[in-house]
Context: one part of a larger RNA
RNA sequence: UGACGGGGGCCCGCACAAGCGGUGGAGCAUGUGGUUUAAUUCGACGCAACGCGCAGAACCUUACCUGGGCUUGACAUCUGGGGAACCUCUGGGAAACCAGGGGGUGCCGGGCAACCGGAGCUCCAAGACAGGUGCUGCAUGGCUGUCGUCAGCUCGUGUCGUGAGAUGUUGGGUUAAGUCCCGCAACGAGCGCAACCCUUGUCUCUAGUUGCCAGCAUUAAGUUGGGCACUUUAGAGAGACUGCCGGUGAUAAACCGGAGGAAGGUGGGGACGACGUCAAGUCCUCAUGGCCUUUAUGCCCAGGGCUACACACGUGCUACAAUGGGUGGUACAAAGGGUUGCUAACCUGCGAGGGGGAGCCAAUCCCAAAAAGCCAUCCUCAGUUCGGAUUGGAGUCUGCAACUCGACUCCAUGAAGUUGGAAUCGCUAGUAAUCGCGGAUCAGCAUGCCGCGGUGAAUACGUUCCCGGGCCUUGUACA
Numbered sequence: 001u002g003a004c005g006g007g008g009g010c011c012c013g014c015a016c017a018a019g020c021g022g023u024g025g026a027g028c029a030u031g032u033g034g035u036u037u038a039a040u041u042c043g044a045c046g047c048a049a050c051g052c053g054c055a056g057a058a059c060c061u062u063a064c065c066u067g068g069g070c071u072u073g074a075c076a077u078c079u080g081g082g083g084a085a086c087c088u089c090u091g092g093g094a095a096a097c098c099a100g101g102g103g104g105u106g107c108c109g110g111g112c113a114a115c116c117g118g119a120g121c122u123c124c125a126a127g128a129c130a131g132g133u134g135c136u137g138c139a140u141g142g143c144u145g146u147c148g149u150c151a152g153c154u155c156g157u158g159u160c161g162u163g164a165g166a167u168g169u170u171g172g173g174u175u176a177a178g179u180c181c182c183g184c185a186a187c188g189a190g191c192g193c194a195a196c197c198c199u200u201g202u203c204u205c206u207a208g209u210u211g212c213c214a215g216c217a218u219u220a221a222g223u224u225g226g227g228c229a230c231u232u233u234a235g236a237g238a239g240a241c242u243g244c245c246g247g248u249g250a251u252a253a254a255c256c257g258g259a260g261g262a263a264g265g266u267g268g269g270g271a272c273g274a275c276g277u278c279a280a281g282u283c284c285u286c287a288u289g290g291c292c293u294u295u296a297u298g299c300c301c302a303g304g305g306c307u308a309c310a311c312a313c314g315u316g317c318u319a320c321a322a323u324g325g326g327u328g329g330u331a332c333a334a335a336g337g338g339u340u341g342c343u344a345a346c347c348u349g350c351g352a353g354g355g356g357g358a359g360c361c362a363a364u365c366c367c368a369a370a371a372a373g374c375c376a377u378c379c380u381c382a383g384u385u386c387g388g389a390u391u392g393g394a395g396u397c398u399g400c401a402a403c404u405c406g407a408c409u410c411c412a413u414g415a416a417g418u419u420g421g422a423a424u425c426g427c428u429a430g431u432a433a434u435c436g437c438g439g440a441u442c443a444g445c446a447u448g449c450c451g452c453g454g455u456g457a458a459u460a461c462g463u464u465c466c467c468g469g470g471c472c473u474u475g476u477a478c479a
Base pairs, nucleotide, nucleotide: 001479002478003476004475005474007473008472009471010470011469012468013467015463016462019427020426021425022424023423026318027317028316029315030314031313032312033311034309035308042053043052064304065303066302067301068300069299070298073129077128078127079125080124081123082122083121086103087102088101089100090099091098092097107118108117109116110115131293132292134291135290136289140287141286142282143281144280145278147276152191153190154189155188156187157186158167159166160165171182172181173180197270198269199268200267202238203237204236205235206234207233208232211228212227213226216225217224241264244258245257246256247255248254320420324379325378326377327376328375329374330373336367337366338365341360342359346355347354348353386417391412392411393410394409395408396407397406433455434454435453436452437451438450439449
């Protein structure tokens, strides 16, 4: 100087407390451990591994296994020789591939032509070499997680100290903040904080089509005429700064209350992550040193596996019902996607779907029905009209192909489950809870992920305690 303390002081955070809803019990989905296996590819392991890499394993992917094949190789550059490209047929085979046959000549330059040379493509040969998701993340770059959006981390000069170092950065207040003020052997400065950026909340202006409809006419319908006021869209501005008033305070910084205002003290949300820590993660994104491999640890193919199942754990979904379930009727979104696409009307099927083909490269058309809600009605506390696992049968769709191993539909079947031990998680407001909608990936496949809106709470006395963190101080046999 740090680090640590079941030392002290001050302070903060859904850290506790106060509340609401869960997890832990059940069934299923998914990841992991374990076990099994020819293989169940590999990585990730407290927080910070475990719906993680995987934004989508039937083949492919695929890295694994079994078997069949190849050896200058699937890919790059170079040399020599042949053909030029390319198309097509036959046999064997699971395919890869192997063996054989047929057709067929273009482009550029020279030349009358024969022909010669060249570019591209392809075959053969030889070697230089290719190749490696092989090892090492403890050789590395890059990227990322975490402490932590915590308020810290430093430097120059000066001063103090023999020196390590100190001071500044401590102190008194204050703040979300090393934020600001005051004081001070310090005076300044940098990286962080904040602001500048995006979005949302109010208003004005500009602009009205595909959007909108107040008044007029019209219609089944903003459908049409008309209009651009309103809504809205998207560009430019305004607006919030403790600016104003009162109080407290060192007359300061600031804090409390108030006015005005759509908004008030960082308005809400996001992007943004200092010096560093964990030899944290990644050599399987990529790049890369070293090592290893080279008729194989490379490459091609078929099939299988990654989907196994006595168990154990994590994360979720659905429930156990009446604030509910069923049936009928009837409202109100936002944000997205769409031309190898979204697909309307209409017909058909109980349905998944099929037929059909209008419109739309989309503020125009389509996906599209929002759901919870509201109205009416049935059920009356029951393992039930709760719950839907499991299983049997029949189908639909995608795809070369749904046996291993897809999703969905219909009929039948109806399991466990009656609120979950010890323990444990999230959340402070348009939040939790609850309800549906969309998107990426994608032929097909979503309870996961990323977004969107609808309905919409309870509680916070307080900081003694648990956890994590910041500042000062103290002890130390630790560095």
The part of an RNA shown here (small-subunit ribosomal RNA, 3' major domain) has 479 nucleotides and comes from an uncultured delta proteobacterium. Its mean pLDDT, the model's own confidence on a scale to 100, is 85. The RNAcentral record of the full RNA draws on Greengenes.